[in-house]
RNA sequence: CGAGCCAGCCGGGUGAUCGCGGGCGCAAAGCCGCGAGGCUGCGUCCGAGGAAAGUCCGGGCUGCACAGGGCACGGUGCUGGGUAACGCCCAGCGGGGGCGACCCCCGGGAAAGUGCCACAGAAACAUACCGCCGGCGGUGCGUGUCGCGCUCUCGCGCCGCGCGCUUGCCGGUAAGGGUGAAACGGUGCGGUAAGAGCGCACCAGCGGCCAGGCGACUGGCCGGCUAGGCAAACCCCACCGGCAGCAAGGCCAAGUAGGAGGGCAAUGAGGUGGCCCGCCGAGCCCUCGGGUUGGCCGCUGGAGGCCCCGGGCAACCGGGCGCCCUAGAUAGAUGAUCACCCUCGACAGAACCCGGCUUACAGGCUGGCUCACCGC
RNA sequence: CGGGAUGUGGCGCAGCUUGGUCAGCGCGCGUGCCUUGGGAGCACGAGGCCGGGGGUUCAAAUCCCCCCAUCCCGACCA
Numbered sequence: 001c002g003a004g005c006c007a008g009c010c011g012g013g014u015g016a017u018c019g020c021g022g023g024c025g026c027a028a029a030g031c032c033g034c035g036a037g038g039c040u041g042c043g044u045c046c047g048a049g050g051a052a053a054g055u056c057c058g059g060g061c062u063g064c065a066c067a068g069g070g071c072a073c074g075g076u077g078c079u080g081g082g083u084a085a086c087g088c089c090c091a092g093c094g095g096g097g098g099c100g101a102c103c104c105c106c107g108g109g110a111a112a113g114u115g116c117c118a119c120a121g122a123a124a125c126a127u128a129c130c131g132c133c134g135g136c137g138g139u140g141c142g143u144g145u146c147g148c149g150c151u152c153u154c155g156c157g158c159c160g161c162g163c164g165c166u167u168g169c170c171g172g173u174a175a176g177g178g179u180g181a182a183a184c185g186g187u188g189c190g191g192u193a194a195g196a197g198c199g200c201a202c203c204a205g206c207g208g209c210c211a212g213g214c215g216a217c218u219g220g221c222c223g224g225c226u227a228g229g230c231a232a233a234c235c236c237c238a239c240c241g242g243c244a245g246c247a248a249g250g251c252c253a254a255g256u257a258g259g260a261g262g263g264c265a266a267u268g269a270g271g272u273g274g275c276c277c278g279c280c281g282a283g284c285c286c287u288c289g290g291g292u293u294g295g296c297c298g299c300u301g302g303a304g305g306c307c308c309c310g311g312g313c314a315a316c317c318g319g320g321c322g323c324c325c326u327a328g329a330u331a332g333a334u335g336a337u338c339a340c341c342c343u344c345g346a347c348a349g350a351a352c353c354c355g356g357c358u359u360a361c362a363g364g365c366u367g368g369c370u371c372a373c374c375g376c
Numbered sequence: 377c378g379g380g381a382u383g384u385g386g387c388g389c390a391g392c393u394u395g396g397u398c399a400g401c402g403c404g405c406g407u408g409c410c411u412u413g414g415g416a417g418c419a420c421g422a423g424g425c426c427g428g429g430g431g432u433u434c435a436a437a438u439c440c441c442c443c444c445a446u447c448c449c450g451a452c453c454a
Base pairs, nucleotide, nucleotide: 002371003370004369005368006367007366008365009364010363012341013340014339015338016337017336018335020047021046022045023044024043025042026041029040030039031038032037049347053358054357056356057355058354059353060352061245062244063243064242068277069276070275071274073241074240075239076238077237078092079091080090081089082088093107094105095104096103097102108236109235113234114233115230116229117228129177130176131173132172133171134170135169136168137166138165139164140163141162142161143160144159147158148157149156150155185203186202187201188200189199190198204226206223207222208221209220210219211218212217249297250296251295252294259288260287261286262285263284264283270280271279290453291452292451304324305323306322307320308319309318310317311316342345377450378449379448380447381446382445383444386403387402388401389400396434405421406420407419408418409417427443428442429441430440431439
């Protein structure tokens, strides 16, 4: 200098003036509103993000029994930790990729059972289409020294034996062909009528024992020789899960037809979503009609961050003094102008809060590491 | 802000539960016949690879995950 890998961070900056939303303090005067309540002054301070997004998970909070039991249903799924909890994170195991730094994997059980495996193929989990082999049958050739019959010179037929063929029947076989995504462990040697884990060697898988490890698992020895795939199919196993959501929920103000029809209800309505039990125990549901489109609380400081010490490989946990935070609107606030600078600025705007995941993103900074080449 | 549903030719919909020989129906469109011409009718045909991407599987419209778009419901009082 080049090509990469991993982790962390930033996301235009500075100053002035004006405007907008809010907290605190002072002042207690004015204004608006029927009212609950709100506004105006002065000073001071603060004012979008790493994703505020998608709403995919988990928790807090609130209400319903102080949220209880069972079935059903849903979710998660290698092991050990972390955490308030998780489907998240950390470390490891197994498998895969890369020369490497390193990266990826919804990774339990298919010898509990059921189901599916289209087309093709004989057969999709137990079978035999072609092929190979054996027996019987058929048939061709050869042969029979004292085989049999006719003739007895040649020869013909039957029978036996040997070799060969096979369009038939029975049986063996899974080596080979062919089909398929997948064909009943793979390769080689022996063996056999032909074959086959039938035997042996190595490899893959399964089971047992021993050793190491908390464990997933790894290594060694032995054994019978073999068991197809799919559980993001039903299912089995282990663990987890009550339901709803800030339009939750509480307080107040104003207002009216505090109404009509239908259904259910102490033989239990309703409180949960599906059912049963348990608990509470009186109105509930639908349709039509009427009124208000008001105020306050919940509402933001919290499982918060930085630093130091200790434990831990790490995620993280414990302690400590110190330091630092600071939106809280309800038609919804972040803007405008001026000056200067640079690399000329991406994706994008809080709405109860928090921990994650996922998705979008111009550009830049820092640290660690790998490979290759060159020079000294 | 919260909750739920849908996406399949130009339009409206099936198919998804149980993956395959499955992409189909109606209207519309094109060509031809019929008619003096048009409509109606008859026959034939074109047009989608299932909203997009990834995964599981031999195989995905269908099963799983992530995005995108559209639609619906939800105020309070008596």

This is a predicted complex of two RNAs, RNase P RNA and transfer RNA, with 454 nucleotides together. It holds a member of the Rfam family "Bacterial RNase P class A". The coordinates come from a structure-prediction model, not an experiment, and the mean pLDDT is 77.